[in-house]
Predicted 3D model of a 395-nucleotide RNA (Bacterial RNase P class A) from a Dehalococcoidia bacterium. Its Rfam family is "Bacterial RNase P class A". Its family is annotated with tRNA processing, ribonuclease P activity and dimeric ribonuclease P complex in the Gene Ontology. By type it is a ribozyme. The source organism's lineage runs through Bacteria, Bacillati, Chloroflexota and Dehalococcoidia. The prediction has a mean pLDDT of 75. The gene name in the source record is rnpB.
RNA sequence: CAAGGUCGCCGGGCGGCCGCUCCGAUUCGUCGGGGAGGAAAGUCCGAGCACCACUGGGCAGGAUGCCCGCUAACGGCGGGGCGGGGCGACCCGACGGAAAGUGCCACAGAAAACAUACCGUCCCUCUUCAUUGGGGGAUAAGGGUGAAAUGGCGAGGUAAGAGCUCACCGCCUCGGUGGUAACAUCGAGGGCAGGGCAAACCCCAUCCGGUGCAAGGCCAAAUAGAGGGACACAAAAGGCGCCCAGCCUGUCCCCGGGUUGGCCGCUCGACCCUCUCGGCAACGGGAGGGCUAGAUAGAUGGUCGCCGCUCCGCGCUCCAUCGGGAGGAAGCCCAAACGGGUGUAAACCAAUCGGGCGUGGGGAACAGAACUCGGCUUAUAGGCGGCCUUGCGUC
Numbered sequence: 001c002a003a004g005g006u007c008g009c010c011g012g013g014c015g016g017c018c019g020c021u022c023c024g025a026u027u028c029g030u031c032g033g034g035g036a037g038g039a040a041a042g043u044c045c046g047a048g049c050a051c052c053a054c055u056g057g058g059c060a061g062g063a064u065g066c067c068c069g070c071u072a073a074c075g076g077c078g079g080g081g082c083g084g085g086g087c088g089a090c091c092c093g094a095c096g097g098a099a100a101g102u103g104c105c106a107c108a109g110a111a112a113a114c115a116u117a118c119c120g121u122c123c124c125u126c127u128u129c130a131u132u133g134g135g136g137g138a139u140a141a142g143g144g145u146g147a148a149a150u151g152g153c154g155a156g157g158u159a160a161g162a163g164c165u166c167a168c169c170g171c172c173u174c175g176g177u178g179g180u181a182a183c184a185u186c187g188a189g190g191g192c193a194g195g196g197c198a199a200a201c202c203c204c205a206u207c208c209g210g211u212g213c214a215a216g217g218c219c220a221a222a223u224a225g226a227g228g229g230a231c232a233c234a235a236a237a238g239g240c241g242c243c244c245a246g247c248c249u250g251u252c253c254c255c256g257g258g259u260u261g262g263c264c265g266c267u268c269g270a271c272c273c274u275c276u277c278g279g280c281a282a283c284g285g286g287a288g289g290g291c292u293a294g295a296u297a298g299a300u301g302g303u304c305g306c307c308g309c310u311c312c313g314c315g316c317u318c319c320a321u322c323g324g325g326a327g328g329a330a331g332c333c334c335a336a337a338c339g340g341g342u343g344u345a346a347a348c349c350a351a352u353c354g355g356g357c358g359u360g361g362g363g364a365a366c367a368g369a370a371c372u373c374g375g376c377u378u379a380u381a382g383g384c385g386g387c388c389u390u391g392c393g394u395c
Stems, first nucleotide, its partner, number of pairs: 001391010012307007020035006037366001041377002044375005049212004061208005066080005081095001082093004096203002101201002103197003118143002120139007151169002154166003170192001171190008216264004227254005237249004271290008309363010320352002323349002331342004
């Protein structure tokens, strides 16, 4: 310098004017102060809080699934193991069980797991001029199909073959060593039984009661209705579909209910910042400091000026590179000499790329709190930084 990996950060600044919302002060005129995000988003996990339910346990259902740690908790995070990818930094992994049962394995293929013989190989037998054709049997070594074919590979063995036997690898069982563990490694034994799929049912282990701030609590008009008390209860009228009977319909007060509305919940909290200690880290302990939006149809906005960032055009200027300058010059070295070798510098000119300054014009993402936290996921113009890897060049 180029190409990457990983971790983190910023994501406009200042001011004027006019507004909105909350808090405080007020002489009620105003004045002062606070006012979106890294994701406020999706609402996917885990909690706090609130109400309802609840003796305990189980069934059903759901989630998770290598090990250790962190945490209030988690399906999150950190570290490690194993497997896979990359030259590498590093990245990815629902990563328990397929020798409990059921199910599935497209196409191709004889056969996809009870088993099975398409081609081929070998043996016996009949037949034939003929290993020509037929029949019976053995065989999974070879060919062929497939994503996958009954452990792999080599040797022995055999009529041909075969874990039939043996070595190595794989697998299973047992034991030793290291490690908290996952696991790694070593040794002995077993001749191999057990194809794959559990983000198929299922089995095993662990965890989970439900609903969400429109939770929930308080105050309380108007109006209607149920209940109680006091007073009034004569007539008429109305209602109970019509007629008779019967019942109800009055005023005031109380209780209850809780609609419109208001208040609380509501923002001081597993909070933030700095330093320090422990830990590889996630994180935890200590000290000091800070208060940082609370609307309810939902405030956090509009406009102007200056500056910063970025893109394009123009002008000036600087550096670098190529070309001219430039004559293989001068110089240096060799040589007695002729000559040979080495080797091209600057001012200046022009071009290109880039930087700086000035000037004119343009652009600036994703997005918008609604009870609150811890995470995850997704979106995000443009820009910055730390560490690391690979390649090339120079010293």